The part of an RNA shown here (small-subunit ribosomal RNA, 3' minor domain) has 145 nucleotides and comes from a Verrucomicrobiota bacterium. The sequence was found in a public genome assembly. Its Rfam family is "Bacterial small subunit ribosomal RNA". Gene Ontology terms of the family: structural constituent of ribosome and ribosome. The source organism's lineage runs through Bacteria, Pseudomonadati and Verrucomicrobiota.
Context: one part of a larger RNA
RNA sequence: CACCGCCCGUCACACCAUGGAAGCCGGGAGAGCCCGAAGUCGGUACGCUAACCGCAAGGAGGCAGCCGCCUAAGGCUAGAUCGGUGACUGGGGUGAAGUCGUAACAAGGUAGCCGUAGGGGAACCUGCGGCUGGAUCACCUCCUU
Numbered sequence: 001c002a003c004c005g006c007c008c009g010u011c012a013c014a015c016c017a018u019g020g021a022a023g024c025c026g027g028g029a030g031a032g033c034c035c036g037a038a039g040u041c042g043g044u045a046c047g048c049u050a051a052c053c054g055c056a057a058g059g060a061g062g063c064a065g066c067c068g069c070c071u072a073a074g075g076c077u078a079g080a081u082c083g084g085u086g087a088c089u090g091g092g093g094u095g096a097a098g099u100c101g102u103a104a105c106a107a108g109g110u111a112g113c114c115g116u117a118g119g120g121g122a123a124c125c126u127g128c129g130g131c132u133g134g135a136u137c138a139c140c141u142c143c144u145u
Base pairs, nucleotide, nucleotide: 003108005105008101009100011098013095014094015093016092018090019089020088023085024084025083026082027081031077032076033075034074039070041068042067043066044065047063048062049061052059053058111132112131113130114129115128116127117126118125119124
């Protein structure tokens, strides 16, 4: 490069990250219940027993066995939490250029914008309320010459 300008949204294509999602896979921690090794501790008729007591019988103590409490590992159950994956699905970003229209920028050809409600392929449209950050015309006030 200055209206043969600028510019908005849907749609199509490609790539990127991301939300939702039945389900699937995994992590760490915890809860309830089941089972329960070793071991300490507690109990214990019979059994065993050198040191202590006793002349002895026996006793004390100890050991083993058995019972119990605690309990590692393991198992079952229902959840919470974190991560991965996930048919399908939602929008977002970027892209030379593509499709449909032309919403905004000039009074942008219905002034625009804000809020709200309804409607619509899309930008948007319509109603109600508000703002001037609206052009034009008229009037009023003030300032300058």